[in-house]
SAM riboswitch aptamer (S box leader) from marine bacterium AO1-C, 114 nucleotides, folded computationally. NCBI's taxonomy places the organism under Bacteria, Bacteroidota, Cytophagia, Cytophagales, Cytophagaceae. Its mean pLDDT, the model's own confidence on a scale to 100, is 78. RNAcentral holds the sequence, with entries from Rfam and Ribocentre.

RNA sequence: GAUUUAUUAAGAAGAGGUGAGAGAACAGGCUCUAAGACCCUCUGGCAACCAUCAUCAACAUCUGAGAAAGGUGCCAAUUCCUGCCCCGAGUCAUUUUAAUGGGAAAAAUAAAUU
Numbered sequence: 001g002a003u004u005u006a007u008u009a010a011g012a013a014g015a016g017g018u019g020a021g022a023g024a025a026c027a028g029g030c031u032c033u034a035a036g037a038c039c040c041u042c043u044g045g046c047a048a049c050c051a052u053c054a055u056c057a058a059c060a061u062c063u064g065a066g067a068a069a070g071g072u073g074c075c076a077a078u079u080c081c082u083g084c085c086c087c088g089a090g091u092c093a094u095u096u097u098a099a100u101g102g103g104a105a106a107a108a109u110a111a112a113u114u
Stems, first nucleotide, its partner, number of pairs: 001114008013043005021032003026083004044075003049071002052067002055065003079106001084103003
C1' cells in the first nucleotide's frame, strides 16, 4: 500500500519549541489563527478497538456490565457542513429552489489477512 470486518452526534489540555497559514484531496460555505493556530516534544487526560484482569450477569460457544498496568488511537466545531442517489416540508397552482430525514461514495481509526 491492498482486502475484509467494525465504529465514527459522546468524551478529553497545559507547558515548551517553531513562526504562517490550518481544518485529508478538489469545489463551495463556514470556522480556527501573530491574544501564536497547524505542526513537533514533554506532561496530563479521554476512550475502550486489541490485549489483560481478583469481579458480576449469562453460559456449549458467542456475549453484556465493570476495571485500565500493556499495543494503538484520540484530546475546536457531527468525519465542521455540502457535493451523488432516494424522500420531499414549504407554495392557491405550475415551474424552480429545496429544509428535515435516509442511503451511497470518500475519509479516519482499530483488528485480522496479504